[in-house]
A computed fold for a 74-nucleotide RNA from a Clostridia bacterium, annotated as transfer RNA.
RNA sequence: GUGGGUAUAGCUCAGCUGGAUAGAGCGUCCGCAUCCUAAGCGGAAGAUCAGCAGUUCGAAUCUGCUUACUCACA
Numbered sequence: 001g002u003g004g005g006u007a008u009a010g011c012u013c014a015g016c017u018g019g020a021u022a023g024a025g026c027g028u029c030c031g032c033a034u035c036c037u038a039a040g041c042g043g044a045a046g047a048u049c050a051g052c053a054g055u056u057c058g059a060a061u062c063u064g065c066u067u068a069c070u071c072a073c074a
Stems, first nucleotide, its partner, number of pairs: 001073007010026004019057001028044005050066005
């Protein structure tokens, strides 16, 4: 340099074919319970979906460019 893959919550991930409120587990916080702690149970906060632009009535999802990481080729 060329081609492919990945980027969604603090971490690990799901989200299939564009659709109605973006979810789960772990973690954090609050509460219940306990003599106390852990485990357990209930609840809450937390992501404008890597960035910019485009298409569309509607984009995490499609298109283009850019960035980071990664794989292959040269």